[in-house]
Context: one part of a larger RNA
Molecule: small-subunit ribosomal RNA, central domain
Organism: Arthronema africanum SAG 12.89
RNA sequence: UUGGGCGUAAAGCGUCCGCAGGUGGCUGGUCAAGUCUGCUGUUAAAGCGUAGAGCUUAACUCUAUAUCGGCAGUGGAAACUGGACAGCUAGAGUACGGUAGGGGUAGCGGGAAUUCCCAGUGUAGCGGUGAAAUGCGUAGAUAUUGGGAAGAACACCAGCGGCGAAAGCGCGCUACUGGGCCUGUACUGACACUGAGGGACGAAAGCUAGGGGAGCGAAAGGGAUUAGAUACCCCUGUAGUCCUAGCUGUAAACGAUGGAUACUAGGUGUUGCGCGUAUCGACCCGUGCAGUGCCGUAGCUAACGCGUUAAGUAUCCCGCCUUGGGGGAGUACCCACCCAAGUGUGAAACUC
Numbered sequence: 001u002u003g004g005g006c007g008u009a010a011a012g013c014g015u016c017c018g019c020a021g022g023u024g025g026c027u028g029g030u031c032a033a034g035u036c037u038g039c040u041g042u043u044a045a046a047g048c049g050u051a052g053a054g055c056u057u058a059a060c061u062c063u064a065u066a067u068c069g070g071c072a073g074u075g076g077a078a079a080c081u082g083g084a085c086a087g088c089u090a091g092a093g094u095a096c097g098g099u100a101g102g103g104g105u106a107g108c109g110g111g112a113a114u115u116c117c118c119a120g121u122g123u124a125g126c127g128g129u130g131a132a133a134u135g136c137g138u139a140g141a142u143a144u145u146g147g148g149a150a151g152a153a154c155a156c157c158a159g160c161g162g163c164g165a166a167a168g169c170g171c172g173c174u175a176c177u178g179g180g181c182c183u184g185u186a187c188u189g190a191c192a193c194u195g196a197g198g199g200a201c202g203a204a205a206g207c208u209a210g211g212g213g214a215g216c217g218a219a220a221g222g223g224a225u226u227a228g229a230u231a232c233c234c235c236u237g238u239a240g241u242c243c244u245a246g247c248u249g250u251a252a253a254c255g256a257u258g259g260a261u262a263c264u265a266g267g268u269g270u271u272g273c274g275c276g277u278a279u280c281g282a283c284c285c286g287u288g289c290a291g292u293g294c295c296g297u298a299g300c301u302a303a304c305g306c307g308u309u310a311a312g313u314a315u316c317c318c319g320c321c322u323u324g325g326g327g328g329a330g331u332a333c334c335c336a337c338c339c340a341a342g343u344g345u346g347a348a349a350c351u352c
Base pairs, nucleotide, nucleotide: 004321005320006319007304008303012318014201015200016199017198021194022193023192025088026087027086028085030083031082033081034080035077036076037075038074039073040072041071042070043069049065050064051063052062053061054060091191092188093187094186095185096184097182098181099180103177104176105175106174107173108172109171110154114150115149116148117147118146119145120144121143125136126135162169163168206247207246208245209244210243211242215241216240220236221235222234223233258317259316260315261314262313263312266295267294268293269292270291271290272289273288274287275286276285299306300305325352326351327350335344336343337342
């Protein structure tokens, strides 16, 4: 150097875009860099290998001689890789036609509930718990009726159903806007895949500034429980939760499963679209493509399980793990980023 792995044992970057790089469809001729091959030169001596010789043998020494391989030069081969060239359409993309959707951004609107305020009825309780108490209430609460205000979230529909790269997205309407899928025709003609660095997005909590504040509710106060109770339960309740602009950049960011392509039994649900059959038509039935579930064959796996949505069979590219393991420690130090909090990178001594 080759060689092993990454669902759960250590190990897939949270997700995507993408420069360099790596890899790359079919056909034709061409070049000959890689590749293969002939010849030549060189690759000191000693040593090693082979054959022989000399010390009585051996070790040892001496003589002769060979191969592989490397490098260079030169001649040739052209299947494969590669270069330039010419073409193709199966990959990829564009246009046209359909289509589903909580995809995104902004604006407008809606009802139920909750709390508060005003007024009416009405009277002694309400609330809360395992039981209570703190708390609220004769200054009229709770309950109930009418009116008003505010903020936040959108019951049913709702579905192992949909959309999105992931984070995530659910009241209605409107405007703008991204992507997907299906069908057939036309066009471009390999324009592709992956992607170190780099860039963008990125739940919740947190931070900065300005608003907002109904409910909930870290902290805090009180009541209980208890040996104690810095908790679990109860009554209050500030930040926060909400909006705008910016920052932070992390999660069991999970399918604990990177992306792309091809191939490899079926069965059964479900979503979108197309075709056929049927029909007046829609259903039904059959079938194709794309998604999303369950079961399962071969195969794989330490087992669990996975199984055309692979963890099967292969190719390409990236990331990561392993110098025995647990702790020390995601700590210290250096560096970078950040307003801070912290994040990224990431040890050792020592110890079991």